[in-house]
Annotation
A computed fold for a 350-nucleotide RNA from a Lysobacteraceae bacterium, annotated as Bacterial RNase P class A. It matches the Rfam family "Bacterial RNase P class A". Rfam links the family to the GO terms dimeric ribonuclease P complex, ribonuclease P activity and tRNA processing. The family's RNA type in Rfam is ribozyme. Taxonomically the source falls in Lysobacteraceae (Bacteria, Pseudomonadati, Pseudomonadota, Gammaproteobacteria).
RNA sequence: GGAGUCGGCCGGACAGUCGCUGCGUCGGUCUCGGCGCGGAGGAAAGUCCGGGCUCCACAGGGCAGGGUGCCAGGUAACGCCUGGGCGGCGUGAGCCGACGGAAAGUGCCACAGAAAACAGACCGCCGAUGGCCUUCGGGCACAGGCAAGGGUGAAAAGGUGCGGUAAGAGCGCACCGCGCGGGUGGUAACACUCCGCGGCACGGUAAACCCCACCCGGAGCAAGACCAAAUAGGGGAGCUAUGGUGUGGCCCGCACCGCUCUCGGGUAGGUCGCUAGAGGCGCACGGCGACGUGCGUCCCAGAUGAAUGACUGUCCUCGACAGAACCCGGCUUACAGGCCGACUCCCGCC
Numbered sequence: 001g002g003a004g005u006c007g008g009c010c011g012g013a014c015a016g017u018c019g020c021u022g023c024g025u026c027g028g029u030c031u032c033g034g035c036g037c038g039g040a041g042g043a044a045a046g047u048c049c050g051g052g053c054u055c056c057a058c059a060g061g062g063c064a065g066g067g068u069g070c071c072a073g074g075u076a077a078c079g080c081c082u083g084g085g086c087g088g089c090g091u092g093a094g095c096c097g098a099c100g101g102a103a104a105g106u107g108c109c110a111c112a113g114a115a116a117a118c119a120g121a122c123c124g125c126c127g128a129u130g131g132c133c134u135u136c137g138g139g140c141a142c143a144g145g146c147a148a149g150g151g152u153g154a155a156a157a158g159g160u161g162c163g164g165u166a167a168g169a170g171c172g173c174a175c176c177g178c179g180c181g182g183g184u185g186g187u188a189a190c191a192c193u194c195c196g197c198g199g200c201a202c203g204g205u206a207a208a209c210c211c212c213a214c215c216c217g218g219a220g221c222a223a224g225a226c227c228a229a230a231u232a233g234g235g236g237a238g239c240u241a242u243g244g245u246g247u248g249g250c251c252c253g254c255a256c257c258g259c260u261c262u263c264g265g266g267u268a269g270g271u272c273g274c275u276a277g278a279g280g281c282g283c284a285c286g287g288c289g290a291c292g293u294g295c296g297u298c299c300c301a302g303a304u305g306a307a308u309g310a311c312u313g314u315c316c317u318c319g320a321c322a323g324a325a326c327c328c329g330g331c332u333u334a335c336a337g338g339c340c341g342a343c344u345c346c347c348g349c350c
Stems, first nucleotide, its partner, number of pairs: 001346010012315007020039008041321001045332002048330005053220004060252004065216005070084005085099001086097004100211002105209002107205003122150002124146003131140003158176006177200001178198005183192003224272004234263006243257004279298008316319001
């Protein structure tokens, strides 16, 4: 100097004029005005997870169903986060993982290939005795033996070497690999150039069915509570205690005594829920870290056909993605431009 990886922050600002809105206060009385303090995000997005809260309801057990899937921690909890292990990618900093089980069972592996799992003979190798031929060196073929060599394929009855054999083969041996048992380190997952035994189960696939471990009531702020007002205390059909109903399905239990469908009529206005929180910020301590504990400090949107807009001037990063609707913890996706820190690799110079 260049290229990259990880983490954090900002993401328009200032002034003036007019306009909107929450709360408080003052005046005015009626829907108005003055003053003060506030008024969209890092993702408010997706609605994918987990909860708080409300109701069923003072609600138990099971089956089916669903979710997660290495270990140890964090958290209110999680499918999230942190650290570690193993595997994969990358020269590396780092990044990713749908990461329990194939010796419980079933299914699938196209095409090619002889054969794709108690799996096989296309090209081949051997072929003693017996048979045929012979120039007596040997040749040919049958019965039989082989899967070591070649070919096909993503994958073909562990690999390399030596011995052995008619030719071969873990057939035997050495080492490696694999399985089982033990030892050492580690909380554990796991690791080990450790020890012993065994020729050794003969592929892959579970984001296929399945098995195993753990977890899971339901519905949702249009939840729900209150006030006011209006109407038709209507019509029809069905079940009705051996019944019916009860917030996913089925069964048992429990509770209650009514319930379901359809036609028609009335109202849809207001208040609460609605923002002080598993809250933000700062410091100290503990911890590798996520985070926890203690002390101090601050109040930072609550609309309801939906509030922050318009104009002018200046500055510069010349303005991207984009607007709360009960709230919070995450994940995922989108993002013009700018700033800070740490680390890795390459080139050059001293």